[in-house]
RNA sequence: AUAUUAGGAACGCUGAAUCCCUGAACAGGGAACGGGGGAACCAAACUUUUUGGGGUGAAUCCUGUUUUUCGGGCAGGUAGGGUUAGCUUUCGACCCGAACUCGGCAGCUAACCUCGUAAGCGUGGAAAGCGCUAGG
Numbered sequence: 001a002u003a004u005u006a007g008g009a010a011c012g013c014u015g016a017a018u019c020c021c022u023g024a025a026c027a028g029g030g031a032a033c034g035g036g037g038g039a040a041c042c043a044a045a046c047u048u049u050u051u052g053g054g055g056u057g058a059a060u061c062c063u064g065u066u067u068u069u070c071g072g073g074c075a076g077g078u079a080g081g082g083u084u085a086g087c088u089u090u091c092g093a094c095c096c097g098a099a100c101u102c103g104g105c106a107g108c109u110a111a112c113c114u115c116g117u118a119a120g121c122g123u124g125g126a127a128a129g130c131g132c133u134a135g136g
Stems, first nucleotide, its partner, number of pairs: 011122004018031005032117006042107001052105001053102004061077006080096005086130006
């Protein structure tokens, strides 16, 4: 000097998933953010489980290949989404494009009812505008 591993603190990223309060403890409460159900009007004009139908989420769809076929696997792409450290946009670069769930059932939806507050990570190139700070 470089690389790897472990721990702590700070900062940052995906995401709604943060903060505060009470209590000896068990256990709770609140704010904020996020989700679901739920009138009229509108929409639909149905439903029929041997084409089921929905929800959260960016995470949909297509092609090829493997296989007797399906399924599954693999490869490539894609709707869409993310990061690039003051913020936004653009250019460039790098990524994701899952998973879970309701249980025959839900359009929208005021009042109202109800649920969640996890999990997992470590990027840093440039330009313009805006902002902040410091110096003169």
c-di-AMP riboswitch aptamer (ydaO/yuaA leader) from Thermodesulfobacterium thermophilum DSM 1276, 136 nucleotides, folded computationally. Model confidence (mean pLDDT): 81 of 100. Its Rfam family is "c-di-AMP riboswitch aptamer (ydaO/yuaA leader)". Rfam's curators write: This family represents a conserved RNA structure found upstream of the ydaO and yuaA genes in Bacillus subtilis and related genes in other bacteria.